[in-house]
c-di-AMP riboswitch aptamer (ydaO/yuaA leader) from a soil metagenome, 151 nucleotides, folded computationally.
The prediction has a mean pLDDT of 80.
The sequence is in RNAcentral, with records from MGnify.

RNA sequence: AGCCGAAUUCGCGUCGAGCUAUUGACGCGGAGCGGGGGAACCACUUGGGGCGUGUCAAAGCGUCUCGGGGGCGAAUCGCCGUCUUGUACGGCAUAGCGCGACUCUUUCUGCGCGAGCCCGUCAGCUAACCCCGUAGGCACCCGAAGGAGAA
Numbered sequence: 001a002g003c004c005g006a007a008u009u010c011g012c013g014u015c016g017a018g019c020u021a022u023u024g025a026c027g028c029g030g031a032g033c034g035g036g037g038g039a040a041c042c043a044c045u046u047g048g049g050g051c052g053u054g055u056c057a058a059a060g061c062g063u064c065u066c067g068g069g070g071g072c073g074a075a076u077c078g079c080c081g082u083c084u085u086g087u088a089c090g091g092c093a094u095a096g097c098g099c100g101a102c103u104c105u106u107u108c109u110g111c112g113c114g115a116g117c118c119c120g121u122c123a124g125c126u127a128a129c130c131c132c133g134u135a136g137g138c139a140c141c142c143g144a145a146g147g148a149g150a151a
Base pairs, nucleotide, nucleotide: 002138003137004136008031009030010029011028012027013026014025015024016023017022032134033133034132035131036130037129042124047066048065049064050063051062052061053060068122069119070118071117072116078092079091080090081089082088083086096113097112098111099110100109102149103148104147105146106145107144108143
């Protein structure tokens, strides 16, 4: 016994610990919480190349290929340097996010983060419906002023 985060809670079962009150791990199920897919209406409607089809010629259609596109999350847009030239590594800066301890909120101020992973050529919105997640980490002295609450 608090903080970040959706990541909490209840029941049952198995195994373990135990001071026999409980407690831990795993599995299943319920609730809560979070996320994705998915009509109509609405919105957006246009990449390059090859081949085939089609035709007077086109448009169109099919297919292959290059370039892609999308999701979770605060984690995005740039600049510089290095090399092994890449979706690489390092640095600076930044959209954004978090913290300064009763809660919320405004201003100032100080500090920190600004990652990682996944789908696989596909995804606007989206009723019904379908699917998935419920991890991990931090915490030993707490900034100033105003407002609203709680105690």